Transfer RNA from a Dehalococcoidia bacterium, 75 nucleotides, folded computationally. Model confidence (mean pLDDT): 81 of 100. Rfam family: tRNA. Rfam classes the family as a transfer RNA. Its family is annotated with triplet codon-amino acid adaptor activity in the Gene Ontology. Lineage of the source: Bacteria > Bacillati > Chloroflexota > Dehalococcoidia.

RNA sequence: GCCUCGGUAGCUCAAUGGCAGAGCAGCUGAUUUGUAAUCAGCAGGUUGUGGGUUCAACUCCCUCCCGGGGCUCCA
Numbered sequence: 001g002c003c004u005c006g007g008u009a010g011c012u013c014a015a016u017g018g019c020a021g022a023g024c025a026g027c028u029g030a031u032u033u034g035u036a037a038u039c040a041g042c043a044g045g046u047u048g049u050g051g052g053u054u055c056a057a058c059u060c061c062c063u064c065c066c067g068g069g070g071c072u073c074c075a
Base pairs, nucleotide, nucleotide: 001071002070003069004068005067006066007065010024011023012022013021018055026042027041028040029039030038048064050062051061052060
């Protein structure tokens, strides 16, 4: 340099044009003598950046950034 996969909540991941979600973690409450466990609830997002297409974009197109893997060249 080229190819490929990925970037979404604190972590691990869904959602592949039509209301952005789950599990764990966090907080509050219930339960318990207390803790753990369990149950109920709450909170948590610039969907990597910047543009474009569309009535509508996490999703499609372009640019750039970051990470994993592969290939090639030089030394």